[in-house]
Context: one part of a larger RNA
Molecule: large-subunit ribosomal RNA, domain IV
Organism: Patescibacteria group bacterium
RNA sequence: CCCUUGUUAAGGAAUUCGGCAAAACAGCGGCCGUAACUUCGGGAUAAGGCCUCCCAGUAUGAGAACUUCGGUUCGAAGUGCUGGGUACAACAAAAGACUCUGAACGACUGUUUAUCAAAAACACAGCUCUCUGCUAACUCGUAAGAGGACGUAUAGGGGGUGACGCCUGUCCAGUGCCAGAACGUUAAGAUUCGUGGUGAGAGCUUCGAAUUCAAGCGCUGGUGAACGACAGCAAUAACUAUAAUUGUUCUAAGGUAGCGAAAUUCCUUGUCAUCUAAUUAGUGACGUGCAUGAAAGGCGUAACGAUUCAGGGACUGUCUCAACAAGGGACCCG
Numbered sequence: 001c002c003c004u005u006g007u008u009a010a011g012g013a014a015u016u017c018g019g020c021a022a023a024a025c026a027g028c029g030g031c032c033g034u035a036a037c038u039u040c041g042g043g044a045u046a047a048g049g050c051c052u053c054c055c056a057g058u059a060u061g062a063g064a065a066c067u068u069c070g071g072u073u074c075g076a077a078g079u080g081c082u083g084g085g086u087a088c089a090a091c092a093a094a095a096g097a098c099u100c101u102g103a104a105c106g107a108c109u110g111u112u113u114a115u116c117a118a119a120a121a122c123a124c125a126g127c128u129c130u131c132u133g134c135u136a137a138c139u140c141g142u143a144a145g146a147g148g149a150c151g152u153a154u155a156g157g158g159g160g161u162g163a164c165g166c167c168u169g170u171c172c173a174g175u176g177c178c179a180g181a182a183c184g185u186u187a188a189g190a191u192u193c194g195u196g197g198u199g200a201g202a203g204c205u206u207c208g209a210a211u212u213c214a215a216g217c218g219c220u221g222g223u224g225a226a227c228g229a230c231a232g233c234a235a236u237a238a239c240u241a242u243a244a245u246u247g248u249u250c251u252a253a254g255g256u257a258g259c260g261a262a263a264u265u266c267c268u269u270g271u272c273a274u275c276u277a278a279u280u281a282g283u284g285a286c287g288u289g290c291a292u293g294a295a296a297g298g299c300g301u302a303a304c305g306a307u308u309c310a311g312g313g314a315c316u317g318u319c320u321c322a323a324c325a326a327g328g329g330a331c332c333c334g
Base pairs, nucleotide, nucleotide: 001329002328003327004326005325006324007323008322010320011319014318019315029051030050031049032048037042039163053085054084055083056082057081058080059079060078063074064073065072066071086090098313099312100311101310102309103308104307105305106304110122111121126161127160128159129158130157131156132155138147139146140145164300165299166298167297169230170229171228174227175226176223177222178221179220180219183218184217185216189212190211191210192209193208194207196205197204198203231249232248233247234246235245258292259289270286271285272284273283274282
C1' cells in the first nucleotide's frame, strides 16, 4: 500500500452525475392517534406519541362443590384498582419496512434481451375496425387429411388501441378497400368470310377481316378507431401595442377540444413566480408549438412500481481530514 471488518472529537451531504456506499429507523405486544386525495375498497401499520419488571391484597371472572333451591364456599386465564420492592434497566414482542412531499411515465398482478438493458418496452382486462353462414374464414400439407372445433356470429380468425373518467374535430383530391345497371378497352377460344403455299383429289397449312367473348383497368359512388393529410401574403380600432375585422392567392381540407420551453422547444440558462444565502435542476404559470394534438389515441386520474426526476426529516467517515485497531495479502528471511 491492497482486501475484509470495527471504532471515532466537532460538523452533518459541505462529498458526488446522483446520499453510490455506509449509518440510522426496529420489528406479528398493549393503549392512543392518523392528513390530502379517493374508483369509497383504499390511502394506512399513514404520519406521530405513550406503556411494558417483581411481590401482596382486592374487584371481576369460565367453572366446580354443597344446598333447606333462598343461597353459601372455592376459583383458572385475562383485565382493572390499592399498597409495597429493586431503582430509571424494565419485551422470550422469536418472525416485514427508514420516512414524508411534489412531478414524469405506465392503470394494476404479470412478461422480457439464458451470459452488460427489467424499463416508460411486451402483455393485459376493456374499447374498436374487419373477415367468416359451416365442407366457415384462416393455418399446415403435393395430396389424403389435420387444426380451427366434436366449436356455430354472445362463435372463430386478423389489425389497432390499452383499466377507469371526460372525449375522440376537419378532409374521400392521392393510395387502399367495398359496391356498381350500362358503356369504353381487352387475351386465348368460337362462328362466318376471304387469301397464299402444297397436292390428282380429299385434305394439310400461312396470313387477313368481321362478329362474339372473362376478370382486370377505365368509369360512377361510398369508406378514416383505412394508408394518410390538416396553408400563405397584406392591410386595419380616438397614444402605443395588438388585431375581433377586411382583402387576396392556393387547397381535398386548412389543426377543433385539450395540452404546451413538454420523455416533444433549435434559438434557450425563453420570461414571470416559487423553492435556496446562492439553482443551466425542480414545480406553477405564460405561449412566440424550429417541429403538440385527438384509438401510431388527446387530456385527467385513486391504487400500484427493485422505473425516472426534484425537495424535506432522521442518520451517518460520503466529505472537511483523516486517525487507530483486528484478520488476510503484499514485503523480508528460511